[in-house]
Molecule: transfer RNA
Organism: Myxococcota bacterium
């Protein structure tokens, strides 16, 4: 230089046949429980889905160009 893969919540990750609010866990934050703490239950809060354009009535999902990071090849 090139092929390939992965970028979504503070973290690990579902979500890909394009369709009406983008969710789980863990983590935080309120309760409840307990002498207290942890564990359990209950319940909130948080998201420009790498950036940037492009097709679409409509895009996390498709095109293309960038960017980062990983792997493989010269």
């Nucleotide at each position: 230089c090139g092929a390939c893969g992965a970028g979504a919540a503070g973290c690990u990750c579902a979500g890909c046949a394009g369709g009406u609010u983008c969710g789980a866990g863990c983590a935080c934050c309120c309760g409840u429980c307990u002498g207290a703490u942890a564990c359990g239950c209950g319940g909130g809060a948080g998201g420009u889905c790498g950036u940037g354009g492009g097709u679409u009535c409509g895009a996390g999902u498709c095109c293309c160009a960038c960017c980062u990071c990983g792997u493989c090849g010269a």